[in-house]
Context: one part of a larger RNA
RNA sequence: GCCAGGGAGUUCAUUCCAGUAGCGAGGUUAAGGUGCUGAGGCACUGAAGCCGAAGGGAAACCGAGUCUGAAUAGGGCGACAAGCUGCUGGAUUGAGACACGAAGCCGGGUGAUCUACCCAUGUCCAGGGUGAAGGGCAGGUAAGACUGUCUGGAGGCCCGAACCCGUCAGGGGUAAAAACCUGUGGGAUGAGGUGUGGGUAGGGGAGAAAUUCCAAUCGAACCCGGGGAUAGCUGGUUCUCUCCGAAAUGCAUUGAGGUGCAGCCUUUGGGUAGUAGACCGUGGAGGUAGAGCACUGGUAGGGCUAGGGGGUCGUGAGGCCUACUGAACCCUGUCAAACUCCGAAUGCCAUGGUAGCUAGCCCAAGGAGUGAGUCUACGGGGGACAAGCUUCGUAGGCGAGAGGGGAACAUCCCAGACUAUCGGCUAAGGUCCCGAAGCUACGCUAAGUGUUCCAACCUAAAGGAAGUACGUCUGCAAAGACAGCCAGGAUGUUGGCUCAGAAGCAGCCAUCAUCUAAGGAGUGCGUAACAGCUCGCUGGUCGAGCGGAUGUGCGCCGAAGAUGUAACGGGGCUAAGCGUAGCACCGAAGCCAUAGACUUACUUUAGCCAAGGCUGAAGUAAGUGGUAGGAGAGCGUUCUGUGAGGGGCGAAGGUUACAUGUGAAUGUAGCUGGACUUCACAGAAGUGAGAAUCCUGGC
Numbered sequence: 001g002c003c004a005g006g007g008a009g010u011u012c013a014u015u016c017c018a019g020u021a022g023c024g025a026g027g028u029u030a031a032g033g034u035g036c037u038g039a040g041g042c043a044c045u046g047a048a049g050c051c052g053a054a055g056g057g058a059a060a061c062c063g064a065g066u067c068u069g070a071a072u073a074g075g076g077c078g079a080c081a082a083g084c085u086g087c088u089g090g091a092u093u094g095a096g097a098c099a100c101g102a103a104g105c106c107g108g109g110u111g112a113u114c115u116a117c118c119c120a121u122g123u124c125c126a127g128g129g130u131g132a133a134g135g136g137c138a139g140g141u142a143a144g145a146c147u148g149u150c151u152g153g154a155g156g157c158c159c160g161a162a163c164c165c166g167u168c169a170g171g172g173g174u175a176a177a178a179a180c181c182u183g184u185g186g187g188a189u190g191a192g193g194u195g196u197g198g199g200u201a202g203g204g205g206a207g208a209a210a211u212u213c214c215a216a217u218c219g220a221a222c223c224c225g226g227g228g229a230u231a232g233c234u235g236g237u238u239c240u241c242u243c244c245g246a247a248a249u250g251c252a253u254u255g256a257g258g259u260g261c262a263g264c265c266u267u268u269g270g271g272u273a274g275u276a277g278a279c280c281g282u283g284g285a286g287g288u289a290g291a292g293c294a295c296u297g298g299u300a301g302g303g304c305u306a307g308g309g310g311g312u313c314g315u316g317a318g319g320c321c322u323a324c325u326g327a328a329c330c331c332u333g334u335c336a337a338a339c340u341c342c343g344a345a346u347g348c349c350a351u352g353g354u355a356g357c358u359a360g361c362c363c364a365a366g367g368a369g370u371g372a373g374u375c376u377a378c379g380g381g382g383g384a385c386a387a388g389c390u391u392c393g394u395a396g397g398c399g400a401g402a403g404g405g406g407a408a409c410a411u412c413c414c415a416g417a418c419u420a421u422c423g424g425c426u427a428a429g430g431u432c433c434c435g436a437a438g439c440u441a442c443g444c445u446a447a448g449u450g451u452u453c454c455a456a457c458c459u460a461a462a463g464g465a466a467g468u469a470c471g472u473c474u475g476c477a478a479a480g481a482c483a484g485c486c487a488g489g490a491u492g493u494u495g496g497c498u499c500a501g502a503a504g505c506a507g508c509c510a511u512c513a514u515c516u517a518a519g520g521a522g523u524g525c526g527u528a529a530c531a532g533c534u535c536g537c538u539g540g541u542c543g544a545g546c547g548g549a550u551g552u553g554c555g556c557c558g559a560a561g562a563u564g565u566a567a568c569g570g571g572g573c574u575a576a577g578c579g580u581a582g583c584a585c586c587g588a589a590g591c592c593a594u595a596g597a598c599u600u601a602c603u604u605u606a607g608c609c610a611a612g613g614c615u616g617a618a619g620u621a622a623g624u625g626g627u628a629g630g631a632g633a634g635c636g637u638u639c640u641g642u643g644a645g646g647g648g649c650g651a652a653g654g655u656u657a658c659a660u661g662u663g664a665a666u667g668u669a670g671c672u673g674g675a676c677u678u679c680a681c682a683g684a685a686g687u688g689a690g691a692a693u694c695c696u697g698g699c
Stems, first nucleotide, its partner, number of pairs: 001699006011095003015091009026051003032045005055062002065077004098236001101233001105226006116200009125190001127159003130155001134151006163187003168183004202218001204214003211220001239634006249262005263370002265367008278354007290342001291340002296336003300332004307325002309322005373398010403414003418596004423592003429586003432571003438583007450573002463557002467554010484541005490514003495509003520535001524533002597624012635688001637685010653672008
């Protein structure tokens, strides 16, 4: 891992409700007792007790009333509705209470054969080195100190086996080993190692102290018990079909992943309204969007001006000036969630009407689940006019929704799946090939732009340009424009100044006149300065359009990312791109058609009947996605009762095929098997397995 078997809402009591049965102003017995028994119970007895039939008041007390009260008032609670006891079902509560799961807490015991420390008694430490104190002798001294030499043999001394330890490295790491192996290393007469016996015990011991050790277990050992501790937590919880179908919100909470009440779902009974919703009309409330500046505040420029600052004259009073500042006021231009002289659209309330397949609302009662939401669009707050961000509101979806489209893709677009059909029509989206289906007409694009994007991802801007198409305005042009080519482009003059020089052309000032068809006191290149080339301007040649501004469409540049083209889904496409117009077609579980099933309502009808209903048939209409969850109807397993059966001429079980039923399932036949077993109606449950890191076994 797979397979098989096992594996989770039970039982008792309690309270409420529904169904059903008995009795009924009553209902009912409990323990106990007696009898019988097929030994499971059954019948009788037993009135103690309980519930109900009367309530009100704190009570005295009164009583269909009573309490309050001065009250005969008013008001409160009552009367004017039948209960009780079983059984079945749903739920509550108390119990382990659906089953499994802690870490822990407490009690009583068992442990120091491991290990820590201690006590008693034994035992062990090859060999080598160093050479302390002390001593002898000699030297030395007044005597010493001291020096030399020999002796001596100290030491938590040195080197190094046994022994003890475990430094570093490698190996091992489903190991040879639940701490090892190899090499290397530390101690090795000591605070040394070790044998045997003994001691200290769990909030306790021991500890050269590390939360270290106390039997592979230690921030409190192990075993058993309290004990099925508790677990607002995680995972799990077993057959089928049918009807309905949520929530992720509000308030509160030692509350925030829990719970209570409400909201939303379901079931039952009763009641009510053309009810809810949609659309049209009418009447309302309101201060948002927008707008505005009349208020409250902000704000740019200007005007005017009180005050202030500065200057000045004056003894002072006061005056004068001011390129400073400046309230108020005026003009122009503006801003505001907490500004408003104004002011929509929607929405909301009321009312009348239209269609309408009851969807609506109210009351009473039983059962819930939910109380982590999420995305998209729009309106706001927070954030950075960030976030697949966060927090509200309105709507839609997902959640709990399959199908088609979007390459793929809960949330986007289309559309809500009862079943079947090798029938039809459409939606979104598509129609060259992958891949179902396409053509026509007129334009645009030359960039492979595009063929993806007005939900997100997919991106792209400021800015730049004789790209190109279509407009608008304007200038020049047959008295010849624009471009090209030929020719001229002069004189006073080298203007004046400056300067080494300055002659059109370093710079400053001025920028006139003449001759002319025209030619600047000069557009650029150039020279040291001149020269030279050129431009403006003019003539000629040529012969028809040429410039400028602006709008729109489609393109171009701007344009950089990490495995590999890789930013049309791919091929590919010059349309198979973009725009406009048109007609077709494809395309879904949508709609239609045909057949069938079921649910609900209504109509007709049949049967039964205890008269309240139950069951069936036909028709019409509507409906049948679904998680949590509510409701209904069934299938199957084991056992029991009653009745009826089957079986060695082959039971159960196994297996294969076929058939039936919406399904759980069931039937028939063959083979296998070799002794039990089925059906009907009732009853009782250890009653259904795929999941729980489930348990046991097998492989």
Annotation
Large-subunit ribosomal RNA, domain II from Coprothermobacter proteolyticus DSM 5265, 699 nucleotides, folded computationally. Rfam family: Bacterial large subunit ribosomal RNA. Rfam links the family to the GO terms ribosome and structural constituent of ribosome. A reference for the family is Yusupov et al. (2001), "Crystal structure of the ribosome at 5.5 A resolution", Science. Taxonomically the source falls in Coprothermobacter proteolyticus (Bacteria, Coprothermobacterota, Coprothermobacteria, Coprothermobacter).